[in-house]
């Protein structure tokens, strides 16, 4: 250097190009309890790594970068 894989909320993921990106763990309020812990019940948080294309439509597909990772030399 050159290939090839990944990048979605605090974390680990899910989503055939098609309604508002879904559900866990975690947090934040409630019920419950003498507290707390569990169990239930609610909220809040994501401009899908940056930036263009391509489409009536993009997490998804195409390029150019960034960023971890494995091949190789």
């Nucleotide at each position: 250097g050159c290939c090839c894989c990944u990048g979605u909320g605090g974390c680990a993921u899910a989503a055939u190009g098609g309604a508002u990106a879904a559900g866990g763990c975690a947090u934040c309020g409630g019920u419950c309890u003498c507290c707390u812990a569990a169990a239930c019940c609610g909220g809040a948080g994501a401009u899908u790594g940056u930036g263009g294309g391509u489409u009536c439509g993009a997490g998804u597909c195409c390029c150019a970068c960034c960023a971890g990772g494995g091949a190789u030399a």

A computed fold for a 73-nucleotide RNA from Acyrthosiphon pisum, annotated as transfer RNA. Model confidence (mean pLDDT): 81 of 100. The RNAcentral record of the sequence draws on Ensembl Metazoa and Rfam. It matches the Rfam family "tRNA". Rfam links the family to the GO term triplet codon-amino acid adaptor activity. The family's RNA type in Rfam is transfer RNA.